[in-house]
RNA sequence: ACUGCAAGUCGGGUUAUCGCGCUUGUGCGAAAGCAUGAGUGAGGAAAGUCCGGACAGCACAGAGCAGCGUACCACCUAACGGGUGGCUUGGUUGUAUGUAUGGUAUAACCAAGAGAUAGUGCCACAGAAAAUAACCGCUUCCUUCGGGGAGUAAGGGUGAAAACGUGCGGUAAGAGCGCACGUCAUUUCGUAGUAAUACGAAAUGGGGGUAAACCUUACGUGCUGAAAUGCCAAAUAGGUAAACGAUUGAGGGCUGCUCGUCCGAUGUUUACGGGUAGGCAGAUAGAGCAUUGUAGCGAUACAAUGCCCAGAUAAAUGAUAACCGGCUCACAUCUGUGAGUAACAGAAUCCGGCUUACAGACUUGCAGUUUUU
Numbered sequence: 001a002c003u004g005c006a007a008g009u010c011g012g013g014u015u016a017u018c019g020c021g022c023u024u025g026u027g028c029g030a031a032a033g034c035a036u037g038a039g040u041g042a043g044g045a046a047a048g049u050c051c052g053g054a055c056a057g058c059a060c061a062g063a064g065c066a067g068c069g070u071a072c073c074a075c076c077u078a079a080c081g082g083g084u085g086g087c088u089u090g091g092u093u094g095u096a097u098g099u100a101u102g103g104u105a106u107a108a109c110c111a112a113g114a115g116a117u118a119g120u121g122c123c124a125c126a127g128a129a130a131a132u133a134a135c136c137g138c139u140u141c142c143u144u145c146g147g148g149g150a151g152u153a154a155g156g157g158u159g160a161a162a163a164c165g166u167g168c169g170g171u172a173a174g175a176g177c178g179c180a181c182g183u184c185a186u187u188u189c190g191u192a193g194u195a196a197u198a199c200g201a202a203a204u205g206g207g208g209g210u211a212a213a214c215c216u217u218a219c220g221u222g223c224u225g226a227a228a229u230g231c232c233a234a235a236u237a238g239g240u241a242a243a244c245g246a247u248u249g250a251g252g253g254c255u256g257c258u259c260g261u262c263c264g265a266u267g268u269u270u271a272c273g274g275g276u277a278g279g280c281a282g283a284u285a286g287a288g289c290a291u292u293g294u295a296g297c298g299a300u301a302c303a304a305u306g307c308c309c310a311g312a313u314a315a316a317u318g319a320u321a322a323c324c325g326g327c328u329c330a331c332a333u334c335u336g337u338g339a340g341u342a343a344c345a346g347a348a349u350c351c352g353g354c355u356u357a358c359a360g361a362c363u364u365g366c367a368g369u370u371u372u373u
Base pairs, nucleotide, nucleotide: 001369002368003367004366005365006364007363008362009361010360012324013323014322015321016320017319018318020041021040022039023038024037025036026035027034028033043344047355048354050353051352052351053350054349055225056224057223058222067221068220069219070218071217072086073085074084075083076082087113088112089111090110091109092108093107094106095105096104097103114216115215119214120213121210122209123208135156136155137152138151139150140149141148142147164182165181166180167179168178169177183206184205185204186203187202188201189200190199191198192197229281230280231279232278239272240271241270242269243268244267251263252262253261254260288307289306290305291304292303293302294301295300326341327340328339329338330337331336
């Protein structure tokens, strides 16, 4: 210098013209509004809506069951299934030891984590058998010499997985059947640690896997989400109350009108209340942001100083041009010219996480390759 991996930061800038939302000043206007000026105006994920909260409404004496969720330990946090640090097991790479690609120790990174010794179920294909193991083999007995019975998990073969490993004893042949060492699991004790756990000792035991199968244990958990919820409130229809009107008939239908005939309190006015359109609140000063300091390995906490940073409702946050900067290509050449190109995406009650998408640039760490000293 280049390449790869991991973690983190950024996510074009300036000017001009036109346009949009919100706030606000001024002028005109009775008001509605109009004109003009100023300020401010998307993200690291605003996304997926997966997890947790704030907030709101409903439910709720207390307790239990069911359902759902979580699951090594400690800590952080408003909370979490999130984060930080540690523990154990497995894997990869490097280093050390070493004759050795194996083994042992150690470092970094990655993945996993209650219980399979409470019980039930399941374990494709292959295989005799997938958990009350007998196909071949081995031993023994019988035999009509074809074979059959019994014993046996040392050997073969199948499989992702086959009934602790090595050695000695033992036996007809064998087998944790017995013993020694090892290994694994559980329990107890001691030491270190807040703990998971590690090391040491003793006792007991040999038990295939699977809990994102049922299940067991411990802990947690009410339901619904801003289209929540509260308030104000046209027109029309209906509701309630009061007044007026009354079978001596208000009003209405038939009709151009009268008569006639039919219906008949269903009427009129006022007030109230529910409630629709619509409007206001919720709704933007907050688990807030920046800088510095202190405590802590860290997540994070505390303190000081400074700052105010979208609030729309069918939904504004845009367009054009020039220059600068980035990237790609070509030509020249050692810094120039020309052409092209612009990631993922876009607030909608707010906040903390997780996950997913992303052109390009930068920083740090690790590894590799090449060159120079």